[in-house]
Formats: sequence, C1' cells, structure tokens
RNA sequence: UCAGUUCCAAGGCAAACCCGUUGAAAGACGGGGACGCAAAGCCACCGGUCUAAAGCGCCUACACGCCAUGACAGCGGGGUUGCCGGC
Repeated sequence: UCAGUUCCAAGGCAAACCCGUUGAAAGACGGGGACGCAAAGCCACCGGUCUAAAGCGCCUACACGCCAUGACAGCGGGGUUGCCGGC
C1' cells in the first nucleotide's frame, strides 16, 4: 500500500404517508409512523433551493411576470456542542 475477516456498549434522531393545529404559501408544531442518518444536535454567516402575502409591472378585469422582509440545518460549505472506540 492492496485485499479479506472482524468491527463493542448505551442509546439518539425521524423521511414518506395519515390525523390535528397554524400560515397567503413554502413550511412549522403536536400525535402516529420509519426512509434513512455517526452529528439527520444547534446556528441562516456563504452558496443553493422553495414560496410570493404585501409591493411593483401589465391587464377593463381575471390571469401573468418580478421580488424576500418568509422558509428549508434531512442541499452543500462554515461555526459550535455531544456519544463510543483507538492513538
């Protein structure tokens, strides 16, 4: 360096979906439920993604377009904290 075998313990979180609440929506919260996750703990600093109420444009109007100040930490980076083992 390559390949094989082995790879502990205690646990933790909870996707989709369903029910309820809330919100304009994205989404969030509670209960059920497990797809998965060694940070799928926390934080919106950077990138990205989602929504578009209000506002603006357009339209007779309806629609349509633009736009986060809204949201996503289970999109990535970053910061920070934690569990086990080894050195």